The RNA shown here (transfer RNA) has 71 nucleotides and comes from a bacterium. Its Rfam family is "tRNA". The family's RNA type in Rfam is transfer RNA. Its family is annotated with triplet codon-amino acid adaptor activity in the Gene Ontology. Its mean pLDDT, the model's own confidence on a scale to 100, is 80. The RNAcentral record of the sequence draws on ENA.
[in-house]
RNA sequence: GUGCCUGUAGCUUAGUGGUAAAGCGUCGCUCUGUGGCAGCGAUGAGGUGGGUUCGAUUCCCAUCAGGCACC
Numbered sequence: 001g002u003g004c005c006u007g008u009a010g011c012u013u014a015g016u017g018g019u020a021a022a023g024c025g026u027c028g029c030u031c032u033g034u035g036g037c038a039g040c041g042a043u044g045a046g047g048u049g050g051g052u053u054c055g056a057u058u059c060c061c062a063u064c065a066g067g068c069a070c071c
Base pairs, nucleotide, nucleotide: 001070002069003068004067005066006065007064010024011023012022013021018054025043026042027041028040029039030038047063048062049061050060051059
């Protein structure tokens, strides 16, 4: 340089055009002599910028970061 893959919550992963899901974590409450376990509730996310569309995590383009192959 060329081609391809990945990017979603603090972490690990779902979701193939219609209000983004769960586990672990964090916080609060209950429980307990305290802690832990358990139960209930809360918290918080689309790498960035555009385009298509009534509507985009999803489709298209560019760009950024990481990775793989070839040279």